[in-house]
RNA sequence: ACUUGAAAAAGGCAAACCGCCUGAAAAGACGGGACGCAAAGUUACUGGCCUAAGUCUUCGUAGUUUGGAUAAGGUGGCAGGGCUGCCGGG
Numbered sequence: 001a002c003u004u005g006a007a008a009a010a011g012g013c014a015a016a017c018c019g020c021c022u023g024a025a026a027a028g029a030c031g032g033g034a035c036g037c038a039a040a041g042u043u044a045c046u047g048g049c050c051u052a053a054g055u056c057u058u059c060g061u062a063g064u065u066u067g068g069a070u071a072a073g074g075u076g077g078c079a080g081g082g083c084u085g086c087c088g089g090g
Base pairs, nucleotide, nucleotide: 002090003089004088005087012037013036017032018031019030021028022027035077041083042082043081045080046079047078048075049074050073054070055069056068057067
């Protein structure tokens, strides 16, 4: 440097759920809590998925209105790619 995660060691992260805060929502921060994780470290570049405040459009009895479209909002614990990294094996 490349490759790999069988058995270990030192440690690390933390799903659901609960509390509280932010947010239109999706979701996120913090505290508790552990389902799991060898990149569950990091990054919205590509695809996917979630949401639809605003915008456009539609209905319309014209307002505390109906339906539709849309990410500039999210998700790295959905996958691919980029960057970085602990321990052990080859």
This is a predicted structure of a 90-nucleotide RNA (c-di-GMP-I riboswitch aptamer) from a Syntrophaceae bacterium. Lineage of the source: Bacteria > Pseudomonadati > Thermodesulfobacteriota > Syntrophia > Syntrophaceae. Its Rfam family is "c-di-GMP-I riboswitch aptamer". Rfam links the family to the GO term cyclic-di-GMP binding.